[in-house]
RNA sequence: UUCUUAUCGAGAGAAACUGAGGGACAGGCCCAAUGACGUUUCGGCAGCAGAUUCAGAAUGAAAACUGUGCCAAUUCCUGCAAGCAAUUUAUGCUUGAAAGAUGAGAA
Numbered sequence: 001u002u003c004u005u006a007u008c009g010a011g012a013g014a015a016a017c018u019g020a021g022g023g024a025c026a027g028g029c030c031c032a033a034u035g036a037c038g039u040u041u042c043g044g045c046a047g048c049a050g051a052u053u054c055a056g057a058a059u060g061a062a063a064a065c066u067g068u069g070c071c072a073a074u075u076c077c078u079g080c081a082a083g084c085a086a087u088u089u090a091u092g093c094u095u096g097a098a099a100g101a102u103g104a105g106a107a
Base pairs, nucleotide, nucleotide: 001107002106003105004104005103006102007101008100013042014041015040016039017038021031022030023029025079026078027077028076043071044070045069048067049066050065052062053061054060055059075099080096081095082094083093084092085091
């Protein structure tokens, strides 16, 4: 990097450094010199994989030791398709897909 698979309406921030963009892409809408984004330290959330304990048929629960992950907004919303409502148009709602993120496995 690609493929397969599971999940994505919950949860969880302080300090130091730096200094202008950031929220994947496009549109919208937001965050940001009252310092965002990023990096480091400490802290926290969660429980994906491994290990442990309990119950056990599958599997579930506890806990947080190891490897990750995460800590603005539902993956911030929409994007493609179908259905429903309304209609001159705009639009709204639901479902599925696509794209993306993370874990695990494989090449």
Annotation:
This is a predicted structure of a 107-nucleotide RNA (SAM riboswitch aptamer (S box leader)) from Psychrobacillus sp. FJAT-21963. Its Rfam family is "SAM riboswitch aptamer (S box leader)". Rfam links the family to the GO term regulation of gene expression. The model forms 97% of the base pairs in the Rfam consensus. The coordinates come from a structure-prediction model, not an experiment, and the mean pLDDT is 82. The same sequence occurs in records of 2 taxa.